[in-house]
RNA sequence: GCCAGUGUAGCUCAGAGGUAGAGUACUUCCUUGGUAAGGAAGGGGUCAUGGGUUCAAUUCCCAUCACCGGCU
Numbered sequence: 001g002c003c004a005g006u007g008u009a010g011c012u013c014a015g016a017g018g019u020a021g022a023g024u025a026c027u028u029c030c031u032u033g034g035u036a037a038g039g040a041a042g043g044g045g046u047c048a049u050g051g052g053u054u055c056a057a058u059u060c061c062c063a064u065c066a067c068c069g070g071c072u
Stems, first nucleotide, its partner, number of pairs: 001071003005067003010024004018055001026042005048064005
């Protein structure tokens, strides 16, 4: 330099056009003599950035940035 992939909650990841979710972690409560385990509730997101398409974009298209891989 060329090509491909990934970017969503603290972490690991779903979400294939119509109100953003799970597991885990965190907070509170229940249970116990106490802890662990278990149960209930809750908080937490500029969906990497900027444009485009659309009535509507996490989702489709383009560019940029970051990470990772392949080729030279």
Record summary:
A computed fold for a 72-nucleotide RNA from Bacteroidales bacterium UBA932, annotated as transfer RNA. Rfam family: tRNA. Gene Ontology term of the family: triplet codon-amino acid adaptor activity.